This is a predicted structure of a 147-nucleotide RNA (FMN riboswitch aptamer (RFN element)) from Candidatus Nitricultor lacus.

[in-house]
RNA sequence: AGACUUCUUCAGGGCAGGGUGAGAGUCAGAAAAGGCUCGAUUCCCGACCGGCGGUGAUGGUUAUAAUACCUUAGCCCGCGAACCCGUAAGGGUUGAUCCGGUGAAAUUCCGGAGCCGACGGUAUAGUCCGGAAGGGAGAAGAAGGGA
Numbered sequence: 001a002g003a004c005u006u007c008u009u010c011a012g013g014g015c016a017g018g019g020u021g022a023g024a025g026u027c028a029g030a031a032a033a034g035g036c037u038c039g040a041u042u043c044c045c046g047a048c049c050g051g052c053g054g055u056g057a058u059g060g061u062u063a064u065a066a067u068a069c070c071u072u073a074g075c076c077c078g079c080g081a082a083c084c085c086g087u088a089a090g091g092g093u094u095g096a097u098c099c100g101g102u103g104a105a106a107u108u109c110c111g112g113a114g115c116c117g118a119c120g121g122u123a124u125a126g127u128c129c130g131g132a133a134g135g136g137a138g139a140a141g142a143a144g145g146g147a
Stems, first nucleotide, its partner, number of pairs: 004144007017045003023038005047127002049117002051079004059070003074115002083092003097113005119130003
C1' cells in the first nucleotide's frame, strides 16, 4: 500500500400549451327542457425526464505516444428501488432499439426514426398525492489495522 473493520456525509429527474368533459356547484322553472361556472399534470394532441457500477472507438489534461487521471449507454452486462416467498440469512421475479454512416472493431460515436418506465389513491398517472423524515445500488471522506 491492499484486504478487512468501524464511523460520518452524500446518494432521482420530469406535463409548457391546447382539446375533451366523468363529475361537482349554481341560476331559473310547476314540470320537462335549459343557462352559467368549475372541472384530468391520469383520456386525446403535444411537452418533458432518465438512479448506481461496468464496458466503451467520444472528448479533455499532461509531453508526440504509451501510461495515468477526468469524462454523455434509460433501452449491452450487472445492481438498486417495487412486488412475491422466508423468523432471518437469503431466494424468486422485475421495462425498453432499430436503421444508415464512419471504421479493423460501435446496440456506446455521428445522423435519423422508435421504444420503456413498480405498488396504493384518484377520471385510466414514468411526471400529481401516498407508503417515504423510509429503503438504497453506490460515491466521497475519517479512524483503526499491519505483511
About this RNA
NCBI's taxonomy places the organism under Bacteria, Pseudomonadati, Atribacterota, Atribacteria, Candidatus Nitricultor. Rfam family: FMN riboswitch aptamer (RFN element). Rfam links the family to the GO term FMN binding. About the family: The RFN element is a highly conserved domain that is found frequently in the 5'-untranslated regions of prokaryotic mRNAs that encode for flavin mononucleotide (FMN) biosynthesis and transport proteins. It was read from a public genome assembly, where an Rfam model found it. Model confidence (mean pLDDT): 80 of 100.